A computed fold for a 346-nucleotide part of an RNA from a metagenome, annotated as small-subunit ribosomal RNA, central domain.

Context: one part of a larger RNA
RNA sequence: UUGGGUUUAAAGGGAGCGUAGGCGGUCUUAUAAGUCAGUGGUGAAAGCCUAGAGCUUAACUCUAGAAUUGCCAUUGAUACUGUAGGACUUGAGUAUAGUUGCUGUGGGCGGAAUAUGACAUGUAGUGGUGAAAUACUUAGAGAUGUCAUAGAACACCGAUUGCGAAGGCAGCUCACAAAACUAUAACUGACGCUGAGGCUCGAAAGUGCGGGGAUCAAACAGGAUUAGAUACCCUGGUAGUCCGCACUGUAAACGAUGAUUACUCGUUGCUGGGAAGCAAUUUUCAGUGACUAAGCGAAAGCGAUAAGUAAUCCACCUGGGGAGUACGCCGGCAACGGUGAAACUC
Numbered sequence: 001u002u003g004g005g006u007u008u009a010a011a012g013g014g015a016g017c018g019u020a021g022g023c024g025g026u027c028u029u030a031u032a033a034g035u036c037a038g039u040g041g042u043g044a045a046a047g048c049c050u051a052g053a054g055c056u057u058a059a060c061u062c063u064a065g066a067a068u069u070g071c072c073a074u075u076g077a078u079a080c081u082g083u084a085g086g087a088c089u090u091g092a093g094u095a096u097a098g099u100u101g102c103u104g105u106g107g108g109c110g111g112a113a114u115a116u117g118a119c120a121u122g123u124a125g126u127g128g129u130g131a132a133a134u135a136c137u138u139a140g141a142g143a144u145g146u147c148a149u150a151g152a153a154c155a156c157c158g159a160u161u162g163c164g165a166a167g168g169c170a171g172c173u174c175a176c177a178a179a180a181c182u183a184u185a186a187c188u189g190a191c192g193c194u195g196a197g198g199c200u201c202g203a204a205a206g207u208g209c210g211g212g213g214a215u216c217a218a219a220c221a222g223g224a225u226u227a228g229a230u231a232c233c234c235u236g237g238u239a240g241u242c243c244g245c246a247c248u249g250u251a252a253a254c255g256a257u258g259a260u261u262a263c264u265c266g267u268u269g270c271u272g273g274g275a276a277g278c279a280a281u282u283u284u285c286a287g288u289g290a291c292u293a294a295g296c297g298a299a300a301g302c303g304a305u306a307a308g309u310a311a312u313c314c315a316c317c318u319g320g321g322g323a324g325u326a327c328g329c330c331g332g333c334a335a336c337g338g339u340g341a342a343a344c345u346c
Stems, first nucleotide, its partner, number of pairs: 004317003007300002012314001014201004021194003025088007033081002035077008049065006091191001092188003095184006103177007110154001114150008125136002162169002206247006216240001220236004258313006266291011295302002319346003328339004
């Protein structure tokens, strides 16, 4: 660079909101900027191309034409795009009435388990393993019972369930906040989609300050195993794991599949609503699964929740290694994060 790609071969930003920009529903009027047509001017000559001519031919030279795809002016056309005005309701939003959920934030409460402490009963082991040992225990352990304290997590229900933009969310209950869906078709009348920068959110680990500390457990110590064993196994055990405030900003942040919209044969579950019907049932929205026609795909497979058929916008890819490294810059308390090469080599 392109009539190419991005589930798994290189490639979808972790997610949302949103600025600029790009793109944008139906009808109508005006305008004529884009667009289209005609005409005029200009677009130097030479060269290139075409047709001829002149040197004996050719190169070369000459004549004419064409071309110069452009720009300017002017006269028209008005389908599409734009601009300005008017109208519409199907996109979008609002209202009203319902429904739904592990959605969020902050309180309160609960039982089981674990650990520790006190007391009681009671006696020699307990614990652990492939087998052991370290460890605990006659200063009475382990076991059993009663009582107390502490912190963390919520068995069963539980599911291919549900909710959330993603990360994620699960004991019960209260308050507050937000959302989605359904019905009505009452209101607004294109108010929409995407979104470079930007802002916000963002598991775990980690960092700072202050609390908390039951369990588990990097580091560390000991015991084993082994040729060795800085491991796997065992006994302990500190950061951490929990809470508040502040930072960090990354993950196989995965559906390894960007967002939005339209269209395209069927079958069968589940979740939340609606309509009809006495009922069986039928039907209609929104979501969530399995299978499948066409089609697509290198295949595996995807298949109305598309990886099918199309459109708009953004992000990203261009052989392996070097390397997500170096340097510079930006961010961070630091750890490190973001951006991100080249030499060389195959």

Model confidence (mean pLDDT): 87 of 100.
It matches the Rfam family "Bacterial small subunit ribosomal RNA". Its family is annotated with structural constituent of ribosome and ribosome in the Gene Ontology.